[in-house]
Context: one part of a larger RNA
Parts: sequence; C1' cells; structure tokens
RNA sequence: UCCGGCGACUGAUUCGAUGCGGCAAGGUUAAGCACCGUGGGGUGUGGAGCCGUAGCGAAAGCGAGUCCGAAAUGGGCGUCUAAGUCUCAUCGAAUCGACCCGAAGCGGAGUGAGCUAGCCAUGGCCAGGAUGAAGCGUGGGUAACACCACGUGGAGGUCCGGACCGGUGUAGGUUGAAAACUGCUCGGAUGAGCUGUGGCUAGGGGUGAAAAGCCAAUCGAACUCCGUGAUAGCUGGUUCUCCUCGAAAUGUAUUUAGGUACAGCCUGGAGAAGUAACGGAUGGAGGUAGAGGACUCGUUGGGCUAAGGGGCUUACCAGCCUGCUGAACCCAGGGAAACUCCGAAUGCCAUCCGCGUAAUCUCUGGAGUGAGUCGGUGAGGGAUAAGCUUCAUCGUCGAGAGGGAAACAACCCAGACCGCCGGCUAAGGUCCCUAAAUGGAAACUAAGUGGUAAAGGAUGUGAGAACGCAUAGACAACUGGGAUGUUGGCUUAGAGGCAGCCACCAUUUAAAGAGUGCGUAACAGCUCACCAGUCAAGUGUUCUCGCGCCGAAAAUGAUCGGGGCUUAAGUUUCCUACCGAAGCCGCGGACUUCAAGUUCUCUUCGGAGCAACUUGGAGUGGUAGAGGAGCGUUCCCAAUGCACUGAAGCGGAAGCGACAAGCAACCGUGGAGCGUUGGAAAGUGAUUAUGCCGGA
Repeated sequence: UCCGGCGACUGAUUCGAUGCGGCAAGGUUAAGCACCGUGGGGUGUGGAGCCGUAGCGAAAGCGAGUCCGAAAUGGGCGUCUAAGUCUCAUCGAAUCGACCCGAAGCGGAGUGAGCUAGCCAUGGCCAGGAUGAAGCGUGGGUAACACCACGUGGAGGUCCGGACCGGUGUAGGUUGAAAACUGCUCGGAUGAGCUGUGGCUAGGGGUGAAAAGCCAAUCGAACUCCGUGAUAGCUGGUUCUCCUCGAAAUGUAUUUAGGUACAGCCUGGAGAAGUAACGGAUGGAGGUAGAGGACUCGUUGGGCUAAGGGGCUUACCAGCCUGCUGAACCCAGGGAAACUCCGAAUGCCAUCCGCGUAAUCUCUGGAGUGAGUCGGUGAGGGAUAAGCUUCAUCGUCGAGAGGGAAACAACCCAGACCGCCGGCUAAGGUCCCUAAAUGGAAACUAAGUGGUAAAGGAUGUGAGAACGCAUAGACAACUGGGAUGUUGGCUUAGAGGCAGCCACCAUUUAAAGAGUGCGUAACAGCUCACCAGUCAAGUGUUCUCGCGCCGAAAAUGAUCGGGGCUUAAGUUUCCUACCGAAGCCGCGGACUUCAAGUUCUCUUCGGAGCAACUUGGAGUGGUAGAGGAGCGUUCCCAAUGCACUGAAGCGGAAGCGACAAGCAACCGUGGAGCGUUGGAAAGUGAUUAUGCCGGA
C1' cells in the first nucleotide's frame, strides 16, 4: 500500500412540538394483587396519584372576578372568545459516558534497591620500577643546644607503569556486531582505591562529594491494577438513494475573541390583511458632494494704523522723523473631517394611484452561521505602499459548472433537470495553429510602435490655428560693402567697438552698433548686426491636437500563447456578414408545484381528500442546513409459497426499473435451508478515524 471482516447519533427517565389513534368536561391508572399462558406475555382488578374543567392575591381569603386601596369612572392579572387527556411514533431539550476514538494528568491500594545511589556486616585484590620524609647511628660542630655531612631507615590522598577501575580526544558505527559499541589515544592505579557475598533505606518517599542525577532500557515525582467510558469550548472520523427549498462568516454581550447566548439570515407547519417589492404623483426630515468666506480656526500680498524699537529734540510735559516689528481695521487672494451665509444627485420616511399569485407579516417545530474572500465605488489607518488593514455600498467566489481573458476561485459574458450528428446569439473573435472576413470605406503609424513604465528631452510625422517677411524679390547660399568725428569720456602701465564704469550722440550714406562673437600686452586681424548685387518662390516664429522616438539594466534560452504580420494580421472612425456558451429557440422525455377538469374514496350532503389521469402556467446549480419520498440488511408475527428432481452463499448474466438506492430468469459451483405480501422491531448500509483484527 492493497484485500476481507469489525468499526461511530443509542438506551433510560422527565419535558416540549407535530402526526396517527382512543375517550371526552372529562382523560388516565402506578405499584401491588388475582387468573390464564408459558417463548416472550395476556386478561382482569387496583381511582392512590397526575393533567384539565377558574381565577386573583405573599397570605388569610374572596370568586367571574380578584389584587392594590379609605375609595375609584383608576390600574394589574383574569372572564366574556372555553378541549382536554392517555398510549404510540417522529423531531428536539434536560440529566446520565449520551455520536465514536484520542490526552498530558489527579486520587487509592499494592509491587519493586537481582539495575543503580548511599550505608551496615564480613571477605578478597593492587606485576614491576622510581623518589627517599621523620626517626636512628657515626663523624664534625656548640658552653649546652642548634646546625652540617655521611650512613641507615622506608614515609607519602608521592612519581612512571600492568592487572583493575575509568571514559579525554578523534575516526568508525547510526534500518549498528551493540536500544551507548569498536579501534587508536587518554585519566587514576596504597587510596576520599577497586571488588565478592549477605543485609538496610520506597514514591511527595528514598538515596545523592548536587547532574533535579539515580531508584529494573521508565524519573521535575517509578511501576501495576483500580476510581475510569476522568475531562478535552481541541484535532480526526461518522457508512444507501432520489426529490423540494437553501444560508452565514453580521450586531450586542461575554476571564470573551478559533467557544457561547439573544437578534439577523435558512427551512417545515398554521394563519393574516391587494401585505411586500417595483413605477408614478405629492409631501416630508437631513447638511454629504459641490460651493462659499457670513461665523470659528489657519493663511498670502498690499493699504492704513494703536503700540513697541531706533534717531533727533527736550528742565518737565510734550514734539518731530522712520528702508524696523506690527495687533485691530480695510482691499485683493485663498485653505478646513472635528468651519457653514448656502447646498444637490441618490438614498430614507409617509400618503394616494397603478402594477403585483406570495416575493410581505404573525405564531410555532428544526437548524446552521457568528475565521470570510477578491473586484468596483466612497472613506479612515499606512507612504493618495502592499495579494496590507478597518468601515460603508454593490457584485462575484464562498456554495457556481459553461464560454472569453494562452494558462488563471474573485475580472468580462452567462446561472448547468436529462437527451438530440438541429437553429439564433452574449462576451470575445474571424491569416495558420483554431470555429468564423487575407471583408468594405476613410485616415494614421515605420517605431515590430503594436507586443508592459515616469519626470524630462528632440527640425520624427500628420492635422489645425495665430503672428511676421515676400515678384517694390523674402528665407538660405554666394560676391561686395560694413565707413567718418573717434583711440567717445572716465579709469588704467595700457583700455584703440570688445577688463570695468558713464553716456550711447552726430556725420557721410544704399547701409554700417560709440558695436554680436573670436582675437591682441594694447593695436592689428577674422566675424556679426545692417546694406547692395546675383538667384527666383515661398520662408520664419509660436501654440493646440493625433500617432510615433529617446529616457529603458538581472541573473539557465528566447518569444506578442506560437508561427508569423507593415496601403497590416497594428491604431482611429464607420459599415456589412459570419463564428461563438450547458444563455435563448426547436423536438422528445422526467420530476416539482399551482390552477381547472374527469374518475375514485369519505361525507354531518355544505364539502373534503389519500390517489390516478388529462390540459395549461411556472419551476428543477448548490456547501452548512431544514423538509419530503424511497431502496436494501437482520430478527419477530400473520398469510402464502419454493427446496436433495438441489435452499442460502459464490462466479457469469440476457433482461427489468423509460431516475437512483436496486431487482432478476437462466447456466455453473455449492449441499440444507430460503423467499413473497402485509405488519412490527433494530447491534441496519464504510474508499478514508497515522482506525482495530486477519491475510497478501
């Protein structure tokens, strides 16, 4: 991993709702007892008790009333408007293990020191070598000691190093040879040494040269059994089918935030008003967008000015001036979520009318949800960041398949009952991959722009506009001129158009600046403005718009989905046709629901209904979840069948159910029980629980 079997909403009691049924102002017995039958059990008795028939009050109590109160024409709860009760079934609740599996843990009673820790008693063991303490002896030495030398001696948690004990470093081993080892290396090795045997200490306890170490491969509280099905707001799992409807991820509260309560939203039942929604008209409340500056706050420039600073003046008082600051005021401009003299569109509320077959509301049974997500729009937070975060509002996904966007929950189109080798469209497309136009008209783009990006930059190119100059000859080019007073004045060493400052005149002229740039030490020189000639028709500046260009760097190989595309297969505008989905239509079929009709059944004759059929309308995506109808398994009761001339089971299987769960003739195998119909009861359905057991 696979196969087979097992494996999870149950039972008891009480309560609520619904349904079938009995009796009904009543309904009903419980234990017990008696009888019958035995396989469960059945019949009778038992009226205790319980619910209902009357309420109100704390109660005494009164009573269709009662309580409060001195009282009420007041108020509260009742009556008037009256049906209950008992069994059974289903759904739900409460208490119990309460759908199943799952803790770490807590408590009780016991078992352990044959491992290990410490201790007690009694034994055992430590090759060899080295060093050479005290003491003693002899000699020296001293007044005597002390002291010195040599010898002797043999001390030590002494030294080196085996056995023995340990476990430093490293390599290997890591489904090992081994649930701690092996090789090399290393520490102690007469000591706080090592070790045999016997014994002692026990679980909040021991023991511990202390590591929360060790106490039988288990230790921040051992192990075994029991309390025990501890508890688990947590995770996982929860088994057949079809049909109808179909959510939520919000509000408030919470030792609350991944839980729960109530509300909201879903579903079943009963009931109710032309109820809801939508459209129109009319009438309202409001302070957003925008706008404004009338208030508040903030702000720019100017004017005017109190006050202050400064200067002058002054015995004091005063006065004068101002390149300073400047409240208030005035003018102009202009900002604001917490400004408003104003003020929409939408939305909201109400009334009336229209439309409106259930979409609305009330009561009641059952839920689930209370982690949302992205996109558009309006905002707060953030950085006018985030696939960010928090609200509002709409949509999608969630719970939604199909077509488009190459691929792509959330974007665009569109909501899948089933079938069809029929048709029309949506978004999006129509050169090939690839279904459909190498369609038409007009224009643009030359950048493969298209086929990703900004500030900024540029004689790209197309369209438009404005202002100049121009056959009295413009623009460009070429030829020539570009002068004189004068080297203007000042400054300066010099300043001659051209360092700088001031002025910027006049003359001759076709024209020529007291000079546009280069240049010189200063001049000179080149050039420009300006003028004439040659030439001959446009030329210059600015602005607006369309499409392009540059700006443009990323890590394995490029690319618009690819090929490929240039009067397009790119872009803009217009037109026609076609393709294109599970949309819409056509044909056939199924189911749900509503209405009408027919048949049938019941009837208190008003009608009602389980059902079947016909016609017509509407509908049938779906997670959590609510509701409905069925299939199948096992046992039991009744009826009726099959079976050794072959039951169940197993293998194959035409066929049936015009949906499903399923059913099944027949053949083979097998060898003794089994079906059908109606009822009744459940140990009633498994691809998932790192499920359990067995097998491969």

Predicted 3D model of a 696-nucleotide part of an RNA (large-subunit ribosomal RNA, domain II) from a groundwater metagenome. The RNAcentral record of the full RNA draws on SILVA. Rfam family: Bacterial large subunit ribosomal RNA. Its family is annotated with ribosome and structural constituent of ribosome in the Gene Ontology.